[in-house]
This is a predicted structure of a 342-nucleotide part of an RNA (small-subunit ribosomal RNA, central domain) from an uncultured eukaryote. It matches the Rfam family "Bacterial small subunit ribosomal RNA". Its family is annotated with ribosome and structural constituent of ribosome in the Gene Ontology.

Context: one part of a larger RNA
RNA sequence: UUGGGCGUAAAGCGUCUGUAGGUGGUUAUUGAAGUCUACUGUCAAAUCCCAGAGCUCAACUUUGGACAGGCAGUAGAGAACUCAAUAGCUUGAGUACGGUAGGGGUAGAGGGAAUUCCCGGUGAAGCAGUGAAAUGCACAGAGAUCGGGAAGAACACCAGUGGCGAAGGCGCUCUACUGGGCCGUAACUGACACUGAGAGACGACAGCUAGGGGAGCGAAUGGGAUUAGAUACCCCAGUAGUCCUAGCCGUAAACGAUGGAUACUAAGUGCUGUCAAAAACAGUGCUGUAGCUAACGCGUUAAGUAUCCCGCCUGGGGAGUAUGCUCGCAAGAGUGAAACUC
Numbered sequence: 001u002u003g004g005g006c007g008u009a010a011a012g013c014g015u016c017u018g019u020a021g022g023u024g025g026u027u028a029u030u031g032a033a034g035u036c037u038a039c040u041g042u043c044a045a046a047u048c049c050c051a052g053a054g055c056u057c058a059a060c061u062u063u064g065g066a067c068a069g070g071c072a073g074u075a076g077a078g079a080a081c082u083c084a085a086u087a088g089c090u091u092g093a094g095u096a097c098g099g100u101a102g103g104g105g106u107a108g109a110g111g112g113a114a115u116u117c118c119c120g121g122u123g124a125a126g127c128a129g130u131g132a133a134a135u136g137c138a139c140a141g142a143g144a145u146c147g148g149g150a151a152g153a154a155c156a157c158c159a160g161u162g163g164c165g166a167a168g169g170c171g172c173u174c175u176a177c178u179g180g181g182c183c184g185u186a187a188c189u190g191a192c193a194c195u196g197a198g199a200g201a202c203g204a205c206a207g208c209u210a211g212g213g214g215a216g217c218g219a220a221u222g223g224g225a226u227u228a229g230a231u232a233c234c235c236c237a238g239u240a241g242u243c244c245u246a247g248c249c250g251u252a253a254a255c256g257a258u259g260g261a262u263a264c265u266a267a268g269u270g271c272u273g274u275c276a277a278a279a280a281c282a283g284u285g286c287u288g289u290a291g292c293u294a295a296c297g298c299g300u301u302a303a304g305u306a307u308c309c310c311g312c313c314u315g316g317g318g319a320g321u322a323u324g325c326u327c328g329c330a331a332g333a334g335u336g337a338a339a340c341u342c
Base pairs, nucleotide, nucleotide: 004313005312006311007296008295012310014202015201016200017199021195022194023193025089026088027087028086029085030084031083033082034081035077036076037075038074039073040072041071042070043069049065050064051063052062053061054060092192093189094188095187096185097184098183099182100181104178105177106176107175108174109173110172111155115151116150117149118148119147120146121145122144126137127136163170164169207248208247209246210245211244212243216242217241221237222236223235224234259309260308261307262306263305264304267287268286269285270284271283272282273281274280291298292297315342316341317340324335325334326333327332
C1' cells in the first nucleotide's frame, strides 16, 4: 500500500466561513467522452495452460497452439447508467410575506443588597482565629450598634437534565443598533446543493505589552502554628493577577472524550417554541423494540441501515523530545523524527 478502524482500547481538527477538488434532485431531446461490441497492430524469449514428441517411466528436455487481459488505432451500438449541450419541472436550496420565543452580540444609561474603607454619635474591654493555639487588631477607644459619605466588583430570589449561540460562551433593569432560529402561507427564483486540501475568521482560563482601576478574593512572599522535618494542608497579613480600554497569545478533560450532510428503520413519556385546542413541525430529556457493540452501553438527537465529502490512527517507551522551518515581544505554539530499548 491493500485491508481494517476512530464513545471508553491508537485515532474526529476547539468551532465556523469558504477556494480548488470530490460528490450531487427530476423530465425530454441530441451528442457519443466514459460504457459495450467487432477487427487490426502490439505486449521479446523463457515461464504458466492445452495437445504432441524425446530420454525404459517420471522429473527433465523439446515442437506446435491458445484463452483471458492491457495499450493504441479503425468501424459501429444507443437498452440502461455516468458525462456534455439545449429546453423544462418543483419536492432540495434560497427569497418574499404574516407571526413568534430567547441570559445571542455591541454600546449607553439606571438600580438595590452585600463587602471594605473614611467621618460623626452611643459605648467600654476585648475582638479575630483554631482541633487547640499563636502571629494579628484594640484604652492613641477596637469589636458591637446608629447616621452620613466614598469605592470597586458581582448581580440573591425568579432559576428549571428550562432558553439562546457555530464553538468558546451568555443571567439585575431599561434604551438604541444588530446576527441567527422556529412556525405558517405557497407568492417568486429554478438545483442556485453537500463536503471542503490549502486559506481566512472566531476562540475559556492563565500569560504578555501600554494606559487606567484596585472593594473583595488572592499565585509569589512574610509571619504564626502543626511536624522528626513541613519550601504543604490550618491561621494572620499580602504583591502580581482578577476589573476596564487598545493590542498580542491561540492553548484546555476546548468532552457528547461521538466531524458534517441526506434518506430510511417500533413505540411510550416529560419539558420548550409555533398554535384557541388537537394534530403536525422544530428543539431538548428519559425509558425502550429491531439492529449494532468485546463489554459497558447506543438505540428516529444512533454507536442501527446506506450514500457523499473531509480529518485522523497503525505496539509500549524514547517523545509531542531533537532538528529544520513558520508564527510570537516573550512565555511558547504549529509542524515533527531517529538511534536505542522492551
The full RNA is in RNAcentral, with records from ENA and SILVA. Its mean pLDDT, the model's own confidence on a scale to 100, is 85.